Context: one part of a larger RNA
Molecule: small-subunit ribosomal RNA, central domain
Organism: Sequoia sempervirens
Order: sequence, then structure tokens, then C1' cells
RNA sequence: CUAGGUGUAAAGGGCAUGUAGGUGGUGAAUCGAGUUGGAAGUGAAAGAUGCCAAAAAUUGGUGGGGUGAUUUUAAAACCAAUUCACUUGAGUGAGAUAGGGGAGAGUGGAAUUUCAUGUGUAGGGAUCAAAGCCAGAGAUCUACCAAGGAACACCAAAAGCAAAGGAAACUUUCUGGUUCUACACUGAUGCUGGGGUGUGAAAGAAUGGGGAGUAAAUAUAAUUAGAUACCCUAGUAGUCCAUGCCAUAAACAACGAUUGUUCAUCCUUGGUCCCCAACUACUAUAGCUGGGGCCAGAUUAGGGGCCCAACUAACAUGUGAAACACUCUACCUGGGGAGUACGAUCAUAAGAUUGAAAUUC
Repeated sequence: CUAGGUGUAAAGGGCAUGUAGGUGGUGAAUCGAGUUGGAAGUGAAAGAUGCCAAAAAUUGGUGGGGUGAUUUUAAAACCAAUUCACUUGAGUGAGAUAGGGGAGAGUGGAAUUUCAUGUGUAGGGAUCAAAGCCAGAGAUCUACCAAGGAACACCAAAAGCAAAGGAAACUUUCUGGUUCUACACUGAUGCUGGGGUGUGAAAGAAUGGGGAGUAAAUAUAAUUAGAUACCCUAGUAGUCCAUGCCAUAAACAACGAUUGUUCAUCCUUGGUCCCCAACUACUAUAGCUGGGGCCAGAUUAGGGGCCCAACUAACAUGUGAAACACUCUACCUGGGGAGUACGAUCAUAAGAUUGAAAUUC
């Protein structure tokens, strides 16, 4: 390379966007160095092969075939190209729509801690048990004033949102995307995506703030044979904010993206239809509502449970597939050595990305 694979055995990139590339709806016409067919000459001899003759091996005679390239001619299904059209893919508009989606600003209450004051007096706290620790310079408890920081109980859910990371007190400003409905418009504008670009928890690093609680490091007290731990008391970075870095996670659903086709059944979220009621001077069998219900049902876009076929080594998956298929992309090829060495790129650094071999079983 081929081939077979990638939920758990080796293997899906953390996620998106998008360039090159690859690939791609329907109908008609044209085109013809992709493709397919015919013809012509050429295709030396030997060799190989059919037939005939003789023959021990073999020899002699004779016939047919021949890849290919060249020239020429034809076909038009598929592919490519050109032109014209179409609407179901994709998108835009219109009317509705749910949401912890994002960014900025402001506000709130509970709790912890600290401080001030009053009351009050001997322990408090901790643990399996203790000690160190706090406390007569008045603690713990209790009442109230104040300060400051961080996080937002209940609602809360198999629920909702977001590309992923993630995101939850309340109000407001700006802002991205989704879903549904009936039509109108554009007319293949689509899918994937090497490199590139952006984004990316926690920890870490830089500068300046902030610092209640918590807490690596550190210091005690215990436990223990020891205890550089688990437990206790303290406690600094950090955790928080602003700005710019870092670019990694079991970044997991260990399941790449898109599209299409497929048994039955139950629940749930958001729409629409459907049903009922109130309201409205008019048309009341109508209209409308930021009103309600939803017993039953239909249809859509999501989230869950169980299951047939199928698939799977099994477990399991099973219309949100790991089933049946197409397209594109990343990755794997025995265990260690090793995600190491060297080199290169990036980073202030820590390190990240790329990534071997010897040797060994």
C1' cells in the first nucleotide's frame, strides 16, 4: 500500500468556522481526445498454437490468431463542459414562540467571619478517644448596630439553553442562535473539510486591585513500629475582579459531520391543529385575548424509558443506531522502551504540538 477496523479490545481530532481539495437535486438541448463499438494498414523472424506427412527424440509443410499504438468512422446511457428551465435540498422575508445562550450596569435577602455595645458566668471547641487551641485582660451562648467578601437555599425536573468548554437570586440595556405556521421570493447558492483562523473547564504564570469562607505549601497536636499521610488546630499562595497569556482534561455519550430508509409502545418539553369558557355596539355558527383547560386525539422540533428485525466477541445498541446505505474527514496495525530521545514550531516560564530508534518479551 491493500484489507479490515475505531462505545468497552489499538484507534473519533476538545469544539466550531472556513480556504484548497473531494463530493453532490430534477428536466431538456448542444458538445464529444473521459467512455464504448466498427474499419484500415501495421504488428519481422524465431517462439507459442491448429491441421497434414513421416518419425524414437523430432523434423518438414501449411493455416489461423495476436495485446498495443496510429489513422479513420460511429454512438450518446453515464461522467465532464456549455446553455435554458424547475423546486423538493439550502437560504431570505412575514407572523408567532420557549429558554440558567452571551456581554455590560444596578439592586436584594439568608448564612459565615470580624468589629462596637448591652446582658451574663465558667467553661468552649474538637475527636473513636484526646491533646495542642480559644477563655477571668470575661470566651461560648444571647440581643442589636456596623463592615466586608464570596456564593445564590426553596422553585429544580429523566426539564430547558448553548458548537463544545459551559451556563441558575432579581431588574434593566445591548446581542447570537433555535422551534412552529401558512404563504411569498431566490433558484442547487448544498455536504464535508488537509493547512489556516477563532474559541476552549480547572490548575498555572504576569501586572494592579480584593481577601469573608475555604485551602496546596508550611507549623503544631494526635495515631503509629515509623506516619514527611488519613484525623485535629492554625495557616500562605490560590480561589474573587480587571487586562493580556497558557491550550491541556476520564475536554466522555470513552459513540466525527451531513443526508436518506426502516416494527410496536409509554412518558415528557416547546409550537401548531383540535376542545371548552369568558369578553366584544356591529357579522356572535364570527372576531379577539400576554385568559384558562387539555379528558381524548393529530402533526412537528427536542429530551427520556422499554422493545422487533438487524447488528455485536459478548455486554449491549436498537427511528437521537452501535441497523441498512451514500459522501467527506481524523485515526489504528502485538506488549514494553515511550508520548521518552533528538530536531523543529509555539510559550515569560511551567510546558504544549509534532514524534522515532536501539534493545527486550